Small-subunit ribosomal RNA, 3' major domain from Wolffia australiana, 472 nucleotides, folded computationally. The organism belongs to Wolffia, within Eukaryota. Its mean pLDDT, the model's own confidence on a scale to 100, is 85.
Context: one part of a larger RNA
RNA sequence: UGACGGGGGCCUGCACAAGCGGUGGAGCAUGUGGUUUAAUUCGAUGCAAAGUGAAGAACAUUACCAGGGCUUGACAUGUCGCGAAUCCUCUGGAAAGAGAGGGGUGCCUUCGGGAACGCGGACACAGGUGGUGCAUGGCUGUCGUCAGCUCAUGCUCUAAGGUGUUGGGUUAAGUCCCGCAAUGAGGGCAACCCUCGUGUUUAGUUUCCACCAUUGUGGAACCCUGAACAGACUGCCAGUGAUAAGCCAGAGGAAGGUGAGGAUGACGUCAAGUCAUCAUGCCCCUUAUGCCCUGGGCGACACACGCGCUACAAUGGCCGGGACAAAGGGUCGCGAUCCCACGAGGGUGAGCUAACCCCAAAAAUCCAUCCUCAGUUCAGAUUGCAGGCACCAACUUGCCUACAUGAAGCCGGAAUCGCUAGUAAUCACCGGUCAGCCAUACGGCGGUGAAUUCGUUCCCGGGCCUUGAACA
Numbered sequence: 001u002g003a004c005g006g007g008g009g010c011c012u013g014c015a016c017a018a019g020c021g022g023u024g025g026a027g028c029a030u031g032u033g034g035u036u037u038a039a040u041u042c043g044a045u046g047c048a049a050a051g052u053g054a055a056g057a058a059c060a061u062u063a064c065c066a067g068g069g070c071u072u073g074a075c076a077u078g079u080c081g082c083g084a085a086u087c088c089u090c091u092g093g094a095a096a097g098a099g100a101g102g103g104g105u106g107c108c109u110u111c112g113g114g115a116a117c118g119c120g121g122a123c124a125c126a127g128g129u130g131g132u133g134c135a136u137g138g139c140u141g142u143c144g145u146c147a148g149c150u151c152a153u154g155c156u157c158u159a160a161g162g163u164g165u166u167g168g169g170u171u172a173a174g175u176c177c178c179g180c181a182a183u184g185a186g187g188g189c190a191a192c193c194c195u196c197g198u199g200u201u202u203a204g205u206u207u208c209c210a211c212c213a214u215u216g217u218g219g220a221a222c223c224c225u226g227a228a229c230a231g232a233c234u235g236c237c238a239g240u241g242a243u244a245a246g247c248c249a250g251a252g253g254a255a256g257g258u259g260a261g262g263a264u265g266a267c268g269u270c271a272a273g274u275c276a277u278c279a280u281g282c283c284c285c286u287u288a289u290g291c292c293c294u295g296g297g298c299g300a301c302a303c304a305c306g307c308g309c310u311a312c313a314a315u316g317g318c319c320g321g322g323a324c325a326a327a328g329g330g331u332c333g334c335g336a337u338c339c340c341a342c343g344a345g346g347g348u349g350a351g352c353u354a355a356c357c358c359c360a361a362a363a364a365u366c367c368a369u370c371c372u373c374a375g376u377u378c379a380g381a382u383u384g385c386a387g388g389c390a391c392c393a394a395c396u397u398g399c400c401u402a403c404a405u406g407a408a409g410c411c412g413g414a415a416u417c418g419c420u421a422g423u424a425a426u427c428a429c430c431g432g433u434c435a436g437c438c439a440u441a442c443g444g445c446g447g448u449g450a451a452u453u454c455g456u457u458c459c460c461g462g463g464c465c466u467u468g469a470a471c472a
Stems, first nucleotide, its partner, number of pairs: 001472002004468002007466007015456002019419005026310003030306004034301002042053002064296007073125001077124002079121005088099004107114002127285002130283003136279002138274003141270001143268001149186005154163003167178003193262004198230007207220005233256001236250001239247002299438001312412001316370002320366002328359003333352002338347003378409001383404002386401004425448003429444003
C1' cells in the first nucleotide's frame, strides 16, 4: 500500500421489510448429470453451466458408430499430356465401377496458341470440428451502469509511499458547493444518439372525409403518416440551508426536478469462457486423426437436478351472437372469394413486389347451460383406430385432424425466485431460423390491469472513511 475481520461509523440496491404472483408436490416439454450403448459427437459446471453454443438433429446438417470405398485426394497453386459437351445399358445399399453408341465442336486469336472447364500422370503439397483457451489475437461473461481509476507539476517522507481523491454539506453520481499544500488534467458520471409522450408549420397517396350500385368523382378540417421547429432549464414563487451547492412545497404546463424506456459498460478482477465462428504459435496424423457413401446414433432410461408449459376449477367449464389492437411478414411467397369435407385439409384462384391485397386477435361483453365441490360437463396425460400435410423418404424419429379412451392432479414440506406502475399478473398476436417441425423456447408487439413500501434492526451484494493484526 492492498486484501481480510462473526471491528466501528456513514450510505446504497426488490437486499430485507410491506405486498402480489410463482418454483419446490402432479402430468408433459426441454436442457444437464448419471447409467446404458457399436455410437449415445463436442464445448459450457456456484453466483457468472444446465429452453446455453443450437435463430429450428428424419436424410443432409454431423463433428460420433458399423459397414463399403478413395489416396496429389471433396478444396488451392504450380508443371506435363489429352480432350468441349451429352445420352443409354448392366452391377451395387449408395459412393462407385464396367460397357456401348454418337458427335466431331462453343469464346478470343497475330492461326503458333490462349482463357474457362473436364480427364489422366509425377511431385511439391493439400486436408484435420486432432491436442494445448495454462503459448495467443479477436470476441464475450462477471463484479456493475457500481462510482470509481489515474496522471503532470508542486509539496512532504531516509524510503516504500502520501498529498491531490481526505474534511463540512449535497447528489443517482469523484454530482456540485465550501474549506484545505496543493494547482490542474485524463478515462469514467452527466450531456450529445434512438424510441415514446405535447403543440405549431409544412406536405397529402395507397391514408382520412363525403357522394355513389361502381374500380368513379370531389375535398384535406380531423385521425394518421413524413419532415422542420418549439417545449423542461430548479426557469418562476414561498419555506429551509452557511448569503453556497442543494432540499421541500406550490404555480403554470402535455410533461417537473435524470419526464419514461433503450443504446452506451472506466482502470481492473476471475491463468473466467471460447483453438468447434474466425485467425494463429508449437505438437501430432498423412493409403489416415484426411475424403466419399449407405444405415444407425446425437431422440436410449432405474434415477437426480435446472429453465418452463398445462392444470387442480364456479372470478370457472361449455354452446351460440355480435365487437375492439399494435408491431411484423409475404412472389420458390401471402393467398381473399366460392365449392367439397365433421375436421386437419383439398379444388378454384381475385388481389398484392404491399399505408392499396393477404396472413388476422384473444381475454373482455351479451344470451343460454352445468347447479355446488363431485375426481365432476374440472383436468387433459396415455392408448386404439381412421385420416391430412410438406418431404426422395415420417419404422427408429415429424406435425396436425376426427372418433373412442380419460391417468396423475383437490393449490403443493424444508427451502427458494421475480416484481415499485401502464409495473406485477393475465390475454391473445407476430417474427426469425424453416420443405416440414418436435417452439410450451427465444426475440418483439399490443389488450385488460392491481396490491404494497416512502423505513433500514436484521440476511445478502456494493461504495467511502476509520481501526486491528497472525496475510501478501